[in-house]
This record gives sequence, C1' cells and structure tokens, in this order.
RNA sequence: CAGGGUGUGGCGCAGCUGGGUAGCGCGCGUGCCUUGGGCGCACGAGGUCGUCGGUUCGAAUCCGACCACCCUGACCA
Repeated sequence: CAGGGUGUGGCGCAGCUGGGUAGCGCGCGUGCCUUGGGCGCACGAGGUCGUCGGUUCGAAUCCGACCACCCUGACCA
C1' cells in the first nucleotide's frame, strides 16, 4: 500500500440476508424462600448499536468516508 473480517448494556453473543417495538446468557439490584448463605422463583435497572454524513415516512440493518483491532498478500531493508 491492497483485499477481507470484527465493532451492539459491565462481559460474551444474536438480530443485518428481506429496513418497521433492541434481545439472549452470565453478571448487577430488589423482593420471596432460608436460622443465615448458596441454590431456586418473581420483578427491575442498565444500550441512543465504533464516529461522522447520505438515502428513506422510518436505519443496528442500505450507501459513502473515517477510526480501532485482527487476518492475508504485496513492497522496502
């Protein structure tokens, strides 16, 4: 330098193909249960989807640029 992949609550991931309420597990909080803790059960908080623009009535999803990380190749020595 070229090509490809990944980026979504604290952590790990799904959702993107075919635009239409942002979800799952773990973790966290409260309550129940227990002598207490754990387990179990119920409820809840926590995200403006890497950044900036564009298209659209509507974008995590489509388009463009950029950023970070990873992989492959090329180049230089």